[in-house]
RNA sequence: UUGAUCUUUCAGGGUCAGGUGAAAUUCCUAACCGGUGGUAUAGUCCACGAGCGCAAGCAGAUCUGGUGAAACUCCAGAACCGACGGUUAUAGUCCGGAUGGGAGAAAGAUCGA
Numbered sequence: 001u002u003g004a005u006c007u008u009u010c011a012g013g014g015u016c017a018g019g020u021g022a023a024a025u026u027c028c029u030a031a032c033c034g035g036u037g038g039u040a041u042a043g044u045c046c047a048c049g050a051g052c053g054c055a056a057g058c059a060g061a062u063c064u065g066g067u068g069a070a071a072c073u074c075c076a077g078a079a080c081c082g083a084c085g086g087u088u089a090u091a092g093u094c095c096g097g098a099u100g101g102g103a104g105a106a107a108g109a110u111c112g113a
Base pairs, nucleotide, nucleotide: 001113002112003111004110005109006108007107008106009105010104017029018028019027031093032092033082034081035048036047037046038045043080044079051058052057062078063077064076065075066074084096085095086094
């Protein structure tokens, strides 16, 4: 340095302000947020996790211009997306399952190369 096994710890953020209304952090204007690995730095590429399902499986979204050897990842501009149950009124952001689960990350131990 690397492989295997094991242990421990860690591992998701976000409705300012205003309008209507009997009632909305749920509607309207507007604001805000972005798990893990890969790859030129990614919510929108590839894959995984989270959700649903007994299982097979199902399930979201990006373009234009610029730089560069290389970017749907950077820079400029303009867009778009977001499980289930609950609720005096429709929820990515409130409450709940969840003191849960988890892709994976870090540290350590043992054995081997």